[in-house]
Molecule: transfer RNA
Organism: Danio rerio
RNA sequence: GGCGCUGUGGCUUAGCUGGUCGAAGCACUUGUCUUGUAAUCAGGAGAUCCUUGGCUCAAAUCCUAGCAGCGCCU
Numbered sequence: 001g002g003c004g005c006u007g008u009g010g011c012u013u014a015g016c017u018g019g020u021c022g023a024a025g026c027a028c029u030u031g032u033c034u035u036g037u038a039a040u041c042a043g044g045a046g047a048u049c050c051u052u053g054g055c056u057c058a059a060a061u062c063c064u065a066g067c068a069g070c071g072c073c074u
Stems, first nucleotide, its partner, number of pairs: 001073007010026004019057001028044004050066002053063002
């Protein structure tokens, strides 16, 4: 330098055949329960989906450019 893959709450992932509130587990937090802690149970907060531009009535999802990581080739 060329090609490919990946990027979604603090962490690990689902969603990627465009469809209208972005989901789950763990963690965090409030309450419950306990002599107390943990566990259990019931709530809550937290991501406008790596950045940017475009297509569309509508984009995490499709397209452009870029950034970061990984792999292969030279």